[in-house]
RNA sequence: UCAGUCGGCCGGGCGGCCGCGGCGCGCAAGCGUCGAGGAAAGUCCGGGCUCCACGGAGAUACGGUGCCGGAUAACGUCCGGCGGGGGCGACCCCAGGGAAAGUGCCACAGAGAAGAGACCGCCGCGGUCUUCGGACCAGGCAAGGGUGAAACGGUGCGGUAAGAGCGCACCGCGCCUCCGGCAACGGGGGCGGCACGGCAAACCCCACCGGGAGCAAAGCCGAAUAGGGACGGCACGGGCGGAACGUUUCCGCUCAAUCCGGUCUUCGGAUCGCCGUCCGGGUAGGCUGCUCGAGGCGCCGGGUAACCGGCGUCCCAGAGGAAUGGCCGCCGCGCGGGAGCAAUCCCGCCGUCCAGAACCCGGCUUAUAGGCCGUCUGAUGUU
Numbered sequence: 001u002c003a004g005u006c007g008g009c010c011g012g013g014c015g016g017c018c019g020c021g022g023c024g025c026g027c028a029a030g031c032g033u034c035g036a037g038g039a040a041a042g043u044c045c046g047g048g049c050u051c052c053a054c055g056g057a058g059a060u061a062c063g064g065u066g067c068c069g070g071a072u073a074a075c076g077u078c079c080g081g082c083g084g085g086g087g088c089g090a091c092c093c094c095a096g097g098g099a100a101a102g103u104g105c106c107a108c109a110g111a112g113a114a115g116a117g118a119c120c121g122c123c124g125c126g127g128u129c130u131u132c133g134g135a136c137c138a139g140g141c142a143a144g145g146g147u148g149a150a151a152c153g154g155u156g157c158g159g160u161a162a163g164a165g166c167g168c169a170c171c172g173c174g175c176c177u178c179c180g181g182c183a184a185c186g187g188g189g190g191c192g193g194c195a196c197g198g199c200a201a202a203c204c205c206c207a208c209c210g211g212g213a214g215c216a217a218a219g220c221c222g223a224a225u226a227g228g229g230a231c232g233g234c235a236c237g238g239g240c241g242g243a244a245c246g247u248u249u250c251c252g253c254u255c256a257a258u259c260c261g262g263u264c265u266u267c268g269g270a271u272c273g274c275c276g277u278c279c280g281g282g283u284a285g286g287c288u289g290c291u292c293g294a295g296g297c298g299c300c301g302g303g304u305a306a307c308c309g310g311c312g313u314c315c316c317a318g319a320g321g322a323a324u325g326g327c328c329g330c331c332g333c334g335c336g337g338g339a340g341c342a343a344u345c346c347c348g349c350c351g352u353c354c355a356g357a358a359c360c361c362g363g364c365u366u367a368u369a370g371g372c373c374g375u376c377u378g379a380u381g382u383u
Base pairs, nucleotide, nucleotide: 001379002378003377004376006374007373008372009371010370012331013330014329015328016327017326018325020035021034022033023032024031025030037354041365042364044363045362046361047360048359049214050213051212052211062210063209064208065207066206067081068080069079070078071077082096083094084093085092086091097205098204102203103202104199105198106197119145120144121141122140123139126137127136128135129134153171154170155169156168157167158166172194173192174191175190176189177188178187179186180185218288219287220286221285228279229278230277231276232275233274234273237255238254239253240252241251242250243249244248257271258270259269260268261267295314296313297312298311299310300309301308302307332352333351334349335348336347337346338345339344
């Protein structure tokens, strides 16, 4: 210098004018003070809080999680390890328990896909023939080729007619054992000739975890009007029928009364109690929940780290469908052009992100103009 890797951070500053929300002061005008985020987002996990359900414990069903140890209020998160895979490397990725409990599946191709198989091929020790090159038959084999994601251990030597764990060495695998480690696991020794293909993000088995709904949760206060109940006062026409229980009360029908359909006749509809006091439920509305919290920052200490402890300091939106904005000027940053050896200067830019609290907190995931800092790796060059 170039190419990368991992981690962290910023994501505008100042001033002027106009404007918005909360709180405090003020009779008012107004003044003071505070006012989004790194994700406030998706609502995917985990908790706090509230109500509902539930006697304890266990089992079953359903859902979730799944190497080991730790952190934490908890987690599917984080940290440190282990194993496997990728990269020259820094480093990255992995739903990473069980396939000798059982069931099931393994497309296409291929002879054969799980206690399998012989297409090409190899041999032909035995037999027949022979022109002595070999041909054919019985039979043996799985080394080589071919199919496939995968072919029933791999490489080499021996062995053999050719072959084959047939024998041996190493690797792999299984069992036993010793050592190291809290553990996952790693290392060594011995035995076994190989018995045990893959898939559990197929059913399943094992271990662990899990009641439901959510701030429109939930609690308190509570009108006006209408409706319900109790008490008191006033009013309560006639006829017929029915019920209970005779006075009395209730129900139905009818006549009459008042009102409405502009008026009249007819017809139809409505009313058949009114007033006052009190009680209780609900609604509108108001208050609480509501923001001081597993809180931020700094220092010290413990720990490899996640994180934990101590001390000091700070208060940082809380409002209701919802404020946190707009314009101008200067500066900063970025991009483009020009001048200059360079530092730098000048001009231009409809360049300066994603987005936006709604009970709160811990995570994950996703979006994000542009920029900064640090760690480490590889290559090349110069000294």

A computed fold for a 383-nucleotide RNA from a Xanthobacteraceae bacterium, annotated as Bacterial RNase P class A. Model confidence (mean pLDDT): 76 of 100. It matches the Rfam family "Bacterial RNase P class A". It is annotated as a ribozyme. Rfam links the family to the GO terms tRNA processing, dimeric ribonuclease P complex and ribonuclease P activity. The organism belongs to Xanthobacteraceae, within Bacteria. The model forms 96% of the base pairs in the Rfam consensus. A source record names the gene rnpB. RNAcentral holds the sequence, with entries from ENA.